[in-house]
Description:
The prediction has a mean pLDDT of 81. This is a predicted structure of a 126-nucleotide RNA (FMN riboswitch aptamer (RFN element)) from an Actinomycetota bacterium. The source organism's lineage runs through Bacteria, Bacillati and Actinomycetota. Its Rfam family is "FMN riboswitch aptamer (RFN element)". Its family is annotated with FMN binding in the Gene Ontology.

Order: sequence, then structure tokens, then C1' cells
RNA sequence: ACAAAUUUUCGAGGAUGGGUGAAAUUCCCUACCGGCGGUUAAAGUCCGCAACCCUGCUUGAUAAAGCAGGCUGACUUAGUGAAAUUCUAAGACCGACAGUUACAGUCUGGAAGGGAGAAAAUUUUU
Repeated sequence: ACAAAUUUUCGAGGAUGGGUGAAAUUCCCUACCGGCGGUUAAAGUCCGCAACCCUGCUUGAUAAAGCAGGCUGACUUAGUGAAAUUCUAAGACCGACAGUUACAGUCUGGAAGGGAGAAAAUUUUU
């Protein structure tokens, strides 16, 4: 230094101001937010992954856990450049499930959960 194993820590943000109404941070105007890895160059919109949900199999008395699969939103134009759907300018667009006196990316809840992954330490091998 590479690889493997174990352990520890970390690992998601956002409703401002108004309108209507019996009732809305859910509708309308306006405002605000952007997980992880990758990429000739920095990404919510490219490629892939995770979360939610569904199915099957295995273990289990149950709860649940593991594995495999499915589902899973949205961008253009111009400029610079060797290189950018990533930068700059302009204009757009998107956002799980359950709940709610009224429809939710932003409220409440599952969740003091899970997790892509990030960092560190130790051990072992070469």
C1' cells in the first nucleotide's frame, strides 16, 4: 500500500406573506426544499442505488428477519470549454405510503425505525 473480516461513529431538507371558506401550512396566488455512488467538469431532472409499497422463497409459534424479484417522478434553450442534460444565463418541470373538519414534496405518523453509503479504528493475508 492492496484485499478481507470485525467494531464504532455519522448518514434528508423545506409553507414566508396573502385569498376563498364553517373548515385548508392540503385548494388558489406567492414562498421554500433537494438522500447516496458514478460521470472527461460541480447533477432533485443523465446512469445506477436507497427509502415506501407489492410478490415469492427460507427460518420462525408469533412478531419479525434474511434472500430474490417487481414497482419507483421530473429539462430544455443559449454561452464558455478539450470535455458540462452537471458550470453560467434564461425559462420550465418533479416529488412514496397512511392520517386530516378540505385534495399535502413542506403538517402529523410508521420513524428514538430502515438505509444507499461516508469516515475512523483494530485484526489478518500478500